RNAcentral holds the sequence, with entries from ENA and MGnify. Predicted 3D model of a 71-nucleotide RNA (transfer RNA) from a Patescibacteria group bacterium.
RNA sequence: ACCCCCAUAGCUUAGUGGUAAAGCAGCUGCCUCUUAAGCAGUGGAUGUAGGUUCGAUUCCUACUGGGGGUA
Numbered sequence: 001a002c003c004c005c006c007a008u009a010g011c012u013u014a015g016u017g018g019u020a021a022a023g024c025a026g027c028u029g030c031c032u033c034u035u036a037a038g039c040a041g042u043g044g045a046u047g048u049a050g051g052u053u054c055g056a057u058u059c060c061u062a063c064u065g066g067g068g069g070u071a
Stems, first nucleotide, its partner, number of pairs: 001070007010024004018054001026042005047063005
């Protein structure tokens, strides 16, 4: 320099056009002499900017960041 892949919650991942899901973690309560474990409840996210569309996490473009490959 060129090519490919990835970007969703604090972390790890789902979600192929119709109001985003789970596990762990966090918080509150119950239980317990205390802690842990267990039970119930609860908050929290689509990298940035445009475009297409009635409607975008999803499709397109650029940028940013990360990873890989060729030289």

The coordinates come from a structure-prediction model, not an experiment, and the mean pLDDT is 81. Its Rfam family is "tRNA". Rfam describes the family as follows. Transfer RNA (tRNA) molecules are approximately 80 nucleotides in length. Rfam links the family to the GO term triplet codon-amino acid adaptor activity. RNAcentral records the identical sequence in 2 taxa.